[in-house]
């Protein structure tokens, strides 16, 4: 030095126009979005998180947590290339749970977490 280990900070976008209707940002038509990590630069490949469910669990309860298990959406045809489900062109397609006129896009749980930088001191 690394690695671990302790702080800090930073870490999810997007309904705008028109219809029906009493009532919709939910329906319908056009629009609009895209977390973190690998890999040729990826919403649709691996993997991760976050929801969601199931169990055993801590706190006296509420509540709020921790473990371990499960679940966990979507992509083709063309083109450059040495390489590209990752780039170009073209055309599809996805998006958790409550709530409310049915919601990827409003309201909520809800600040976090995956995971980026930094900055400490120990240090074989």
């Nucleotide at each position: 030095a690394a690695a671990g280990c302790g702080c800090u900070u930073c870490g999810g976008g997007g309904c705008g126009a028109g219809g029906u209707g009493a009532a919709a940002u939910u329906c319908c038509u056009c629009a609009c979005u895209g977390g973190c990590g690998g890999u040729a630069c990826a919403g649709u490949c691996c993997g991760c998180g976050a929801a969601c469910c199931u169990g055993c669990u801590g706190c006296a309860a509420a509540g709020c947590g921790g473990c371990a298990g499960g679940c966990c959406g979507a992509c083709a045809g063309g083109g450059u290339g040495c390489g590209a489900u990752c780039c170009c062109c073209u055309g599809a397609c996805c998006a958790a749970c409550g709530g409310u006129a049915g919601a990827g896009u409003c309201c909520g749980g809800a600040u976090a977490a995956a995971g980026a930088a930094g900055c400490g001191g120990u240090g074989a």